[in-house]
RNA sequence: GGGCUGGUAAUUCAGUACGGUAGAAUGUCUGAUUGUCAGUCAGAAAGUCGUGGGUUCAAAUCCCACCCAGUCCA
Repeated sequence: GGGCUGGUAAUUCAGUACGGUAGAAUGUCUGAUUGUCAGUCAGAAAGUCGUGGGUUCAAAUCCCACCCAGUCCA
């Protein structure tokens, strides 16, 4: 330098096929249960979906460039 895969909540990931309200688990916080803790149950908070631009009524999703990580080739 080139090819491919990935980047989404604090963490691990799903969602992209076929554009249409951003989700799960763990963790955190509050409450219930318990003599206390743990566990269990109920609820809540937490995201400019890597960055910028384009297409579209509408983009995490499609297109282009770039950044980062991994891998292969040279």
Background
Predicted 3D model of a 74-nucleotide RNA (transfer RNA) from Candidatus Nitrosopumilus sp. The coordinates come from a structure-prediction model, not an experiment, and the mean pLDDT is 81. The RNAcentral record of the sequence draws on ENA. Its Rfam family is "tRNA". The family's RNA type in Rfam is transfer RNA.